Model confidence (mean pLDDT): 78 of 100.
The RNA shown here (Fluoride riboswitch aptamer (crcB RNA motif)) has 73 nucleotides and comes from Methylobacterium sp. BTF04.
Lineage of the source: Bacteria > Pseudomonadati > Pseudomonadota > Alphaproteobacteria > Methylobacterium.
RNA sequence: CCGACUGACGGCAAUGGAAUCUGCCGGGCCUUACGGCCGAACCGCCCCUUGGGCUAAUGACUCCUACCUUUUG
Numbered sequence: 001c002c003g004a005c006u007g008a009c010g011g012c013a014a015u016g017g018a019a020u021c022u023g024c025c026g027g028g029c030c031u032u033a034c035g036g037c038c039g040a041a042c043c044g045c046c047c048c049u050u051g052g053g054c055u056a057a058u059g060a061c062u063c064c065u066a067c068c069u070u071u072u073g
Base pairs, nucleotide, nucleotide: 009026010025011024012023013022016064017063018062020060021059027038028037029036030035044054045053046052047051
């Protein structure tokens, strides 16, 4: 210097935001294109279940915010 391969990236993980980490999903059709229509991961627990009751701002960890309880000024 040239070539090949791999690493990429997006979405999701029962209430908000962020860093790091972990897990899961990543497909189809139409259109010149813009874009549109679908699909996947995902959507807590209990009971006398078409209703009633309950826990939790995390998938994990740390921090912030909201909410609740107690104490002090």